[in-house]
Overview: This is a predicted structure of a 361-nucleotide part of an RNA (large-subunit ribosomal RNA, domain IV) from a Chloroflexota bacterium. The coordinates come from a structure-prediction model, not an experiment, and the mean pLDDT is 86. Its Rfam family is "Bacterial large subunit ribosomal RNA". Lineage of the source: Bacteria > Bacillati > Chloroflexota.

Context: one part of a larger RNA
RNA sequence: CCCUCGUUAAGGAACUAGGCAAAAUUGCCCCGUAACUUUGGAAUAAGGGGUGCCUCAUCAGCGUGAAGUCGUACAGAUGGAGCGCGAAGGGGCUACAAUAAAGAGGCUGCUGUGACUGUUUAGUAAAAACACAUGUCUCUGCUAACUCUAAAAGAGGAUGUAUAGGGACUGACACCUGCCCGGUGCCGGAAGGUUAAGGGAAGGGGUUAGCUCAAUUAUAUUGGGCGAGGCUCUGACCUGAAGCCCCGGUAAACGGCGGCCGUAACUAUAACGGUCCUAAGGUAGCGAAAUUCCUUGUCGGGUAAGUUCCGACCCGCACGAAUGGUGUAACGAGUGGGGCGCUGUCUCAACGAGGGACCCG
Repeated sequence: CCCUCGUUAAGGAACUAGGCAAAAUUGCCCCGUAACUUUGGAAUAAGGGGUGCCUCAUCAGCGUGAAGUCGUACAGAUGGAGCGCGAAGGGGCUACAAUAAAGAGGCUGCUGUGACUGUUUAGUAAAAACACAUGUCUCUGCUAACUCUAAAAGAGGAUGUAUAGGGACUGACACCUGCCCGGUGCCGGAAGGUUAAGGGAAGGGGUUAGCUCAAUUAUAUUGGGCGAGGCUCUGACCUGAAGCCCCGGUAAACGGCGGCCGUAACUAUAACGGUCCUAAGGUAGCGAAAUUCCUUGUCGGGUAAGUUCCGACCCGCACGAAUGGUGUAACGAGUGGGGCGCUGUCUCAACGAGGGACCCG
């Protein structure tokens, strides 16, 4: 010096990102216990007092219940010894100290968040993340939808049947959940437009039996043209479903929810007016917020002093209503901040114990 412990004058968080760590609290009995609240809780709230041993003592009370006695019925009644448990009270004794050792909640106010118990990153994250009961939308009439499989058989769903099952979002509870269907999606509609294969086949191309023209070394060959039928390639008009276009609906579907100018008898502001654009221009509630850039916004509180915190204000860069809004008792090894207690966290270090390091062998 390191590790693990013990004690510490005075102070008591001045330490530090942060009371991290440590200390403190702790059992049982009695008294007492606030706001708030979903009336269950909050609550061991908080805050106090007591706690050993001896004696009064053959103690109050409770349990068990022997002998004996009574008894027509060894049913029962009576009886209370002994034993066990044991509150409370009076008196006394010892020590610094009596749950004498060990084991055994620190408490409290405010805020944000998630209702709660639960689940999670086996080996950096336990959380405000996931789940959850609740709510809503949507699909599904049974050989259900949906899922697995090979487009099968088969199986799950389910030995269930719409108070059921699948999918999606939300996330207890309370009060609520505004406007927009123009875009995208989904649902419905079928008049018109568009539209595939297929159907149908006008026409066209290739091939050539034949005909024809020309040439010639002349009766055969060569070259050009036309070209039936067959075979074959192609093929317009016409016909032809869903879909798309089109017409409606639907936002607890995906999503969206304006700008400029002027105006009141101080000033300021604008209930009011004008104008442009839009599918519609953000309602209630909340708001410098887990969201606020400017920003340590401004005011108030707390402190001697507060970029954090709490309460307000509203100029919301860029909150906002089941991608839920605002509250909320209870709950949380969760977040931020304050206070009491307590302490070697610190001022500022010291001593002690054990084990290492170190030295010798």